[in-house]
RNA sequence: CUCUUAUCCAGAGUGGUGGAGGGACUGGCCCGAUGAAACCCGGCAACCGCCCUGGGGUGAAGGUAAACCCGCAAACCGCCGGCGGCUCUUACCUUUGCCCGGGGAAUGGUGCUAAUUCCUGCAGAAGUUUAUCUUCUGACAGAUAAGAG
Numbered sequence: 001c002u003c004u005u006a007u008c009c010a011g012a013g014u015g016g017u018g019g020a021g022g023g024a025c026u027g028g029c030c031c032g033a034u035g036a037a038a039c040c041c042g043g044c045a046a047c048c049g050c051c052c053u054g055g056g057g058u059g060a061a062g063g064u065a066a067a068c069c070c071g072c073a074a075a076c077c078g079c080c081g082g083c084g085g086c087u088c089u090u091a092c093c094u095u096u097g098c099c100c101g102g103g104g105a106a107u108g109g110u111g112c113u114a115a116u117u118c119c120u121g122c123a124g125a126a127g128u129u130u131a132u133c134u135u136c137u138g139a140c141a142g143a144u145a146a147g148a149g
Base pairs, nucleotide, nucleotide: 001149002148003147004146005145006144007143008142013041015040016039017038021031022030023029025121027119028118042113043112044111047109048108050104051103052102053101055100056099057098058097059096060095061094062093063092064091065090066089069085070084071083072082117141122138123137124136125135126134127133
């Protein structure tokens, strides 16, 4: 720098340094010497990471039981049964991996800390009405996180 996914109407300072700009861009509208940007401290939030969970799904390993099958014993036959083995199947239990959900901490990696991303831009719809205004939806652009190139 590019791509993918998610989020963007919540939240957060009467601090220190600094000394004129800032709110991405357009048009607006704002913030700023009662002190902008930037840096430090403080704070907010919880994206990643971390911990817990028995709630759901799924995979693996092990165990128990049952059925089937095989073997043994027994046996004249029938019925009821006994012992052992093992592949598979089914049920249950245990351990564990992953995904989803719920909860927690904030010592890790970021982020944020005027105004909804301050509003707006492109397209569509509704209302109002004939050039405007309001509302809604989607896209574009932007920001941040996580992942990939």
Record summary: This is a predicted structure of a 149-nucleotide RNA (SAM riboswitch aptamer (S box leader)) from Desulfofundulus kuznetsovii. The coordinates come from a structure-prediction model, not an experiment, and the mean pLDDT is 79. Its Rfam family is "SAM riboswitch aptamer (S box leader)". The family is grouped with related families in Rfam's "SAM clan". The model forms 97% of the base pairs in the Rfam consensus. NCBI's taxonomy places the organism under Bacteria, Bacillati, Bacillota, Clostridia, Desulfofundulus.